[in-house]
RNA sequence: UCAAUGACUUGCCAAACUUAUCGUGAGGUAAGGGCGGAAAGCCACGGAUCUUUGGGUUACUUUAAAGAUGGCCGGGUUGCAUUG
Numbered sequence: 001u002c003a004a005u006g007a008c009u010u011g012c013c014a015a016a017c018u019u020a021u022c023g024u025g026a027g028g029u030a031a032g033g034g035c036g037g038a039a040a041g042c043c044a045c046g047g048a049u050c051u052u053u054g055g056g057u058u059a060c061u062u063u064a065a066a067g068a069u070g071g072c073c074g075g076g077u078u079g080c081a082u083u084g
Base pairs, nucleotide, nucleotide: 002084003083004082005081006080012037013036017032018031019030020029021028022027035071041077042076043075045074046073047072048069049068050067051066052065053064054063055062
């Protein structure tokens, strides 16, 4: 450096929910918490889902733009341990 396997030891992250706060909203941040994970570290490139605004419609379906979700999937990239 590459590949495979995995979390054995000490460990790492952290769902739902609660409180505070930011946001029109989806949702984010911090503390508590622990469902789970092996990259549940990072990245919105593709898909998917969701939010807002405009058009269209009896209504649903639909359409354009902007945004959110990385713990939805794919992909990219970087780690730890063991073996080769």